Bacterial RNase P class A from uncultured Marmoricola sp., 374 nucleotides, folded computationally. Its mean pLDDT, the model's own confidence on a scale to 100, is 76.
[in-house]
RNA sequence: GGCUGGCCGGGCGAUCGCGUCGCUGCUUGCAGCGUCGAGGAAGGUCCGGGCUCCACAGGACGAGGUGGUGGGUAACGCCCACCCGGGGUGACCCGCGGGAUCAGUGCCACAGAGAACAGACCGCCACCGCCCUCCGGGGCGGCGGUAAGGGUGAAACGGUGGUGCAAGAGACCACCAGCGCGGCAGGCGACUGCCGUGGCUAGGCAAACCCCACCUGGAGCAAGACCAGACAGCGAGUGUCCGAGGGUGGUCCGCCCGAGCUCGCGGGUAGGUCGCUGGAGGGUGUCGGCAACGGCACCCGGAGAUGGAUGAUCGCCAACCGUGCCGUCGUGAGGCGGUACGGCGAACAGAACCCGGCCUAUGAGCCAGCCCAU
Numbered sequence: 001g002g003c004u005g006g007c008c009g010g011g012c013g014a015u016c017g018c019g020u021c022g023c024u025g026c027u028u029g030c031a032g033c034g035u036c037g038a039g040g041a042a043g044g045u046c047c048g049g050g051c052u053c054c055a056c057a058g059g060a061c062g063a064g065g066u067g068g069u070g071g072g073u074a075a076c077g078c079c080c081a082c083c084c085g086g087g088g089u090g091a092c093c094c095g096c097g098g099g100a101u102c103a104g105u106g107c108c109a110c111a112g113a114g115a116a117c118a119g120a121c122c123g124c125c126a127c128c129g130c131c132c133u134c135c136g137g138g139g140c141g142g143c144g145g146u147a148a149g150g151g152u153g154a155a156a157c158g159g160u161g162g163u164g165c166a167a168g169a170g171a172c173c174a175c176c177a178g179c180g181c182g183g184c185a186g187g188c189g190a191c192u193g194c195c196g197u198g199g200c201u202a203g204g205c206a207a208a209c210c211c212c213a214c215c216u217g218g219a220g221c222a223a224g225a226c227c228a229g230a231c232a233g234c235g236a237g238u239g240u241c242c243g244a245g246g247g248u249g250g251u252c253c254g255c256c257c258g259a260g261c262u263c264g265c266g267g268g269u270a271g272g273u274c275g276c277u278g279g280a281g282g283g284u285g286u287c288g289g290c291a292a293c294g295g296c297a298c299c300c301g302g303a304g305a306u307g308g309a310u311g312a313u314c315g316c317c318a319a320c321c322g323u324g325c326c327g328u329c330g331u332g333a334g335g336c337g338g339u340a341c342g343g344c345g346a347a348c349a350g351a352a353c354c355c356g357g358c359c360u361a362u363g364a365g366c367c368a369g370c371c372c373a374u
Stems, first nucleotide, its partner, number of pairs: 001371007008363001010317007018037002021034006039348001043359002046357005051220004058253004063216005068082005083097001084095004098211002104209002106205003121150002123146003127142006158176006177201001179198008224274004233265006245257003281300008320343010
């Protein structure tokens, strides 16, 4: 000078204030005392689950998602390890990483002659005709050949050298790169290494349709259950097993419930309790594993509000920063320790059924390992 991983998110006391629960008192909704009272992200609600209801969630179509391999997990789009590709001197980082020859379709802007079983614009070469000539050749036109050279582009249909040819070209040859096939070796596997062989060569895009493999039923704590409680009916339509309507919020089938349902006029309640926090929970030790993680033992464990509480002020201290002094180490820049004074004493933010992740926001700093240069 960098890379990676982790830690902290202040402590104590006093006063005032707020909410839950318990006890006591009475003036029955207040007072007193005691008790407990946010986070690493409680956030965004992006992904996965638990739980609840609808059928113990069934079939077909559709739709959506995931996408190297192996493992972890309740599960995942998360995590770990490895493979492949790319970047970096390096520690290390990044990847939306199945299929583009044997399923098919489509697209490739601008520029350029030509953009996919390609393409003669310039150039190069042969032949023919005309003209000029210093007799070496040159110019113009026509008809062909040519992908070596130039030019355009993100991309122009292998690379280098040689043979060959009128000039050229995998037309042929050697080596190299890459592809297909076969074999051997290593690995659970993705894949890697080596040998042989074939045709000489195959552009990119699937975050375009599509194909392949796997996954997904829907709704969500305003789920859902219970208690209490108000009212007044009238009219029309339709239906009671040839069954309306509902569960059902992609469609159809199937399944279940089923005697009511729909519309108009009129009337009327809208309070409380449960769900509600002990959780795939956390910590320490040990064992297994490279790791994610798992087994065992012990210990810890007190927010549950419902217009929504968890705050404020002051003092002291720790930690950190700056400056001065002292000690000590060092040739030195400076390091370490102590002490005095001053500063700071925090940022992001705030539970609302509960977990596992991801992402985003965030402050003064601290710790460990590794890399590069000197």